[in-house]
Context: one part of a larger RNA
RNA sequence: GAUUGAACGCUGGCGGCAUGCUUUACACAUGCAAGUCGAACGGCAGCACGGGGGCAACCCUGGUGGCGAGUGGCGAACGGGUGAGUAAUGCAUCGGAACGUAUCUUCAAGUGGGGGAUAACGCACCGAAAGGUGUGCUAAUACCGCAUAAUCUCUACGGAGAAAAGCAGGGGAUCGCAAGACCUUGCGCUUUUGGAGCGGCCGAUGUCUGAUUAGCUAGUUGGUGAGGUAAAGGCUUACCAAGGCUUCGAUCAGUAGCUGGUCUGAGAGGACGACCAGCCACACUGGGACUGAGACACGGCCCAGACUCCUACGGGAGGCAGCAGUGGGGAAUUUUGGACAAUGGGGGAAACCCUGAUCCAGCCAUGCCGCGUGAGUGAAGAAGGCCUUCGGGUUGUAAAGCUCUUUCAGCCGGAACGAAACGGUCACGGCUAAUACCUGUGAUCACUGACGGUACCGGAAGAAGAAGCACCGGCUAACUACGUGCCAGCAGCCGCGGUAAUACGUAGGGUGCGAGCGUUAAUC
Numbered sequence: 001g002a003u004u005g006a007a008c009g010c011u012g013g014c015g016g017c018a019u020g021c022u023u024u025a026c027a028c029a030u031g032c033a034a035g036u037c038g039a040a041c042g043g044c045a046g047c048a049c050g051g052g053g054g055c056a057a058c059c060c061u062g063g064u065g066g067c068g069a070g071u072g073g074c075g076a077a078c079g080g081g082u083g084a085g086u087a088a089u090g091c092a093u094c095g096g097a098a099c100g101u102a103u104c105u106u107c108a109a110g111u112g113g114g115g116g117a118u119a120a121c122g123c124a125c126c127g128a129a130a131g132g133u134g135u136g137c138u139a140a141u142a143c144c145g146c147a148u149a150a151u152c153u154c155u156a157c158g159g160a161g162a163a164a165a166g167c168a169g170g171g172g173a174u175c176g177c178a179a180g181a182c183c184u185u186g187c188g189c190u191u192u193u194g195g196a197g198c199g200g201c202c203g204a205u206g207u208c209u210g211a212u213u214a215g216c217u218a219g220u221u222g223g224u225g226a227g228g229u230a231a232a233g234g235c236u237u238a239c240c241a242a243g244g245c246u247u248c249g250a251u252c253a254g255u256a257g258c259u260g261g262u263c264u265g266a267g268a269g270g271a272c273g274a275c276c277a278g279c280c281a282c283a284c285u286g287g288g289a290c291u292g293a294g295a296c297a298c299g300g301c302c303c304a305g306a307c308u309c310c311u312a313c314g315g316g317a318g319g320c321a322g323c324a325g326u327g328g329g330g331a332a333u334u335u336u337g338g339a340c341a342a343u344g345g346g347g348g349a350a351a352c353c354c355u356g357a358u359c360c361a362g363c364c365a366u367g368c369c370g371c372g373u374g375a376g377u378g379a380a381g382a383a384g385g386c387c388u389u390c391g392g393g394u395u396g397u398a399a400a401g402c403u404c405u406u407u408c409a410g411c412c413g414g415a416a417c418g419a420a421a422c423g424g425u426c427a428c429g430g431c432u433a434a435u436a437c438c439u440g441u442g443a444u445c446a447c448u449g450a451c452g453g454u455a456c457c458g459g460a461a462g463a464a465g466a467a468g469c470a471c472c473g474g475c476u477a478a479c480u481a482c483g484u485g486c487c488a489g490c491a492g493c494c495g496c497g498g499u500a501a502u503a504c505g506u507a508g509g510g511u512g513c514g515a516g517c518g519u520u521a522a523u524c
Stems, first nucleotide, its partner, number of pairs: 001524004006520005013371006020363001021329001026327003030324003035074003040071002043067002047065003050061004081282003090207007099199003104195002108191004112146001114144002121136006152161003166187006174181002208254003215245003220242008257279004261272004284305005307318004335361001337360003343357001344355004374404004384395004408465001411459004418451001423445008468513005473494003479508005489496002
């Protein structure tokens, strides 16, 4: 000099854009942060409508909109947080072969015919609660056989084995009392081929400090058989052999998430890894598996432990390193805000619902950037202050006065972009028996904004509301007076102060920076 996720002191007008627990991975009150689908299902607790009964109060009725709880599907493995652990099961770069993949896409084929349950619900009962038991009824895209099936799986190559589910819209002829059959469209379902994207695995190279750590290792190193996995492999196991690593630093100990990058520097390098992005690891501590395409799962389960809470003492409940917020720790770090309008995600055919992701707003000069605190004129060089050699000098065109301007703040009025889709109507295509339905393209119409009456624009008034901080011995830009008297004090280094202190304190003046200025800490 540059820089900072800074803090402290004094001061503080406005705006834009960013950043904001670096310390206790300390403990957490409260609210919210993952749901959705009735176009899978039986139903109907509650609401509204319709129908029936009744003088009325009201009662009955799933008939309709819809829907609590329940069965079922998908999601919950993403998104969000943190950096404890980890020196290599990590990360970065470059390669590899023995793998998996829900949704999406592509190819081929199929979707036939049956069955037994069970929750909800009813009844009875246990428990303080959390919750649970028995019994009876019922549905499905829940569950299980049968049939058929290959280019799927296994194979001794002869063969053997394994699947499915329906739902919604529309309809001319035919059948049917009707429901519907039937046809057709869309969404599904089963098996299979390839793909994309994603993920698992292996190798090489690089990746901090210590030798006051020199030897380490028995599943250890390799082989065979077996098991296991989606998959190679001591991954596991039985047997056999005695190997494997290491002064090119093994092992041990300490420290640490890694990278893109950030800061500095002419560079080489050094230091760091907040915010943003990629990867990894963790979710009160330790261990374990279940479900699933995917987890050994932050807001799932089980066991153990510590802690907190409830209890009828028998037994139960919990996990903010999600967003806010509280206590504590600390020099120190924000609101228990608004909205799903946009972007994105989950579910759904859709309407839509959910979304503390996200978009916004709030707080803080924490940082960066921009603007303002007025402009011109004005010598009697006013008054006052300070100094003085008492002549004057200086503050100083500074003020006052005169002439202007009105940014920003305050007031009044207007007022956005971010919004186009989805949807309705029409036209032309596709599908189709069909001018239904569904769908593609185009035209046209209407709806939707948290921010926000915000940005921005216009208007009226008036210099009106807006300057401080540090320093002035040398380094280092800037000097005098008084007070003090090795005292009080200053100080980054040299050093000042013991009676004329440009170095302490105050004043006048000056210098530097300026809504900031200094100090401290830290890095180069």
Molecule: small-subunit ribosomal RNA, 5' domain
Organism: Nitrosospira sp. Nsp11